A computed fold for a 73-nucleotide RNA from an uncultured Lachnospiraceae bacterium, annotated as transfer RNA.
RNA sequence: GGAGCCAUAGCUCAGCGGCCAGAGCAGCCGUCUCAUAAGCGGCCGGUCCGGGGUUCGAUUCCCCGUGGCUCCA
Numbered sequence: 001g002g003a004g005c006c007a008u009a010g011c012u013c014a015g016c017g018g019c020c021a022g023a024g025c026a027g028c029c030g031u032c033u034c035a036u037a038a039g040c041g042g043c044c045g046g047u048c049c050g051g052g053g054u055u056c057g058a059u060u061c062c063c064c065g066u067g068g069c070u071c072c073a
Base pairs, nucleotide, nucleotide: 001072002071003070004069005068006067007066010025011024012023013022018056027043028042029041030040031039049065050064051063052062053061
């Protein structure tokens, strides 16, 4: 210098044009237990990396940028 992939809840990830953006773990409450853990039920938690574009409509498609990982030279 060139190319590819990734960026969504505190963490690990799913979703990949529409309908309330979801799961597991973590946290909180309850249940169970002599008690703790596990199990079970519930609750809480997100400007979907930033900006612009396309579209009736974008987390999703396109462009630019930022950060991370990898490959080529």
The coordinates come from a structure-prediction model, not an experiment, and the mean pLDDT is 82. Its Rfam family is "tRNA". Rfam classes the family as a transfer RNA.